[in-house]
RNA sequence: GGAGUAUCCUUGGUGAUCGCUCCGCCCUUUUCGGCGGGGAGGAAAGUCCGGGCUCCGCAGGGCAGGGCGCUGGGUAACGCCCAGUUGGCGCAAGCCAAAGGAGAGUGCCACAGAAACAUACCGCCCCCAGGGGCAAGGGUGAAAAGGUGGGGUAAGAGCCCACCGGAUGAGGAGCGAUCCUCACGCCAGGAAAACCCCGCCCGGAGCAAGACCGAAUAGGAGGGGACGAGGCUGCCCGCCGACCCUCGGGUACGGUCGCAUAAAGACCGCCGCAAGGCGCUCUUCAGAUAAAUGAUCAUCCACGACAGAACCCGGCUUACUGGAUGCUCCCGUU
RNA sequence: GGUCCCAUCGACCAGUGGUCCAGGUCGUAGCCCUCUCAAGGCUAAAACGCGGGUUCGAACCCCGCUGGGACCGCCA
Numbered sequence: 001g002g003a004g005u006a007u008c009c010u011u012g013g014u015g016a017u018c019g020c021u022c023c024g025c026c027c028u029u030u031u032c033g034g035c036g037g038g039g040a041g042g043a044a045a046g047u048c049c050g051g052g053c054u055c056c057g058c059a060g061g062g063c064a065g066g067g068c069g070c071u072g073g074g075u076a077a078c079g080c081c082c083a084g085u086u087g088g089c090g091c092a093a094g095c096c097a098a099a100g101g102a103g104a105g106u107g108c109c110a111c112a113g114a115a116a117c118a119u120a121c122c123g124c125c126c127c128c129a130g131g132g133g134c135a136a137g138g139g140u141g142a143a144a145a146g147g148u149g150g151g152g153u154a155a156g157a158g159c160c161c162a163c164c165g166g167a168u169g170a171g172g173a174g175c176g177a178u179c180c181u182c183a184c185g186c187c188a189g190g191a192a193a194a195c196c197c198c199g200c201c202c203g204g205a206g207c208a209a210g211a212c213c214g215a216a217u218a219g220g221a222g223g224g225g226a227c228g229a230g231g232c233u234g235c236c237c238g239c240c241g242a243c244c245c246u247c248g249g250g251u252a253c254g255g256u257c258g259c260a261u262a263a264a265g266a267c268c269g270c271c272g273c274a275a276g277g278c279g280c281u282c283u284u285c286a287g288a289u290a291a292a293u294g295a296u297c298a299u300c301c302a303c304g305a306c307a308g309a310a311c312c313c314g315g316c317u318u319a320c321u322g323g324a325u326g327c328u329c330c331c332g333u334u
Numbered sequence: 335g336g337u338c339c340c341a342u343c344g345a346c347c348a349g350u351g352g353u354c355c356a357g358g359u360c361g362u363a364g365c366c367c368u369c370u371c372a373a374g375g376c377u378a379a380a381a382c383g384c385g386g387g388u389u390c391g392a393a394c395c396c397c398g399c400u401g402g403g404a405c406c407g408c409c410a
Base pairs, nucleotide, nucleotide: 001330002329003328004327005326006325007324008323009322012300013299014298015297016296017295018294020039021038022037023036024035025034026033041306045317046316048315049314050313051312052311053206054205055204056203060237061236062235063234065202066201067200068199069198070084071083072082073081074080085099086097087096088095089094100197101196105195106194108190109189121138122137123134124133125132126131127130146164147163148162149161150160151159165186168183169182170181171180172179173178210257211256212255213254220247221246222245223244224243230240231239249409250408251407264283265282266281268279269278270277271276301304335406336405337404338403339402340401341400344360345359346358347357352390362378363377364376365375366374383399384398385397386396387395
């Protein structure tokens, strides 16, 4: 210098002028006005997961259905995060994994091939009409009853041996996944992102939830309903027990609350490898409802990307600007 | 703001692991027929929204994006 990789930060700065929105105080009947203060994001996005909150009487039982799936931990919870294990990729730093079970069962494996999970087409050997032994070699295929080499044999074969691989058993290490050692010739394809089995988890709806106040109207018509409507997504049981659906009518983005003090953030200390937990102190940091962050000018530079809160949090995913640090590999110079 | 659904030739549909270089109808183009047009016959072009994964093999199964569509106000 180049290439790569992991983690973290950032998302134009400063000044002036004119505006928008919210809060507090002052004046004012109020509006207007004055002063002071706050004012988008790392993704506010997709709505893909998980929770809080609210209502459904309690949040009930079974089946069905859905989700998750190596191990241990973190957490309010998770499909997230951290630490490890195994397998794969990479020269490496590192990265990736829906990674339980195919010896519970059912089904599938097109074409080719003799045979797709059980077999013998060509072939090898022995007696030889025919029968018997074998699975090394050929051929097909994504996949054919461990692989390579040697011995052995009529020909062969874990039949025997060495190394590798591997199920099982024993011992040891570890909380565990798993690993190590020894023994054992070795029960036997793939696929569960096919049905399924095993283990764990899941009641439904969503702030247009829900509570209160106000305005207006035809509290009208049809249908269903104590032989049970509806609550409670599908079915059954159990519980509650009178309204429910459609059309029509009125009102129009009616007002207040929910609505921002929260699993919040920051410093320090302790525990933990870490994610994180505990303690102490401090801070309050958007809250609209047609919906507020903008415009102009000056100046600096790397010439400004993706993009705009709508009940609130924790994640994931996707889009995107500029950097910092550690580590790895290669090249060059000293 | 919330809850759902869909994506296959130009249009409408079928295909739900292999026999699919994806099939049908209408439309388009060419040829035949006809004096000409229509109808009819023959032929052709034309698509699995995009990117990954599982699998020997994906339009189909799984994940993530992209695009499109539907429904939901309050009162009595």
Source information: Two RNAs folded together computationally: RNase P RNA and transfer RNA, 410 nucleotides in total. Model confidence (mean pLDDT): 78 of 100. It holds a member of the Rfam family "Bacterial RNase P class A". The family's RNA type in Rfam is ribozyme.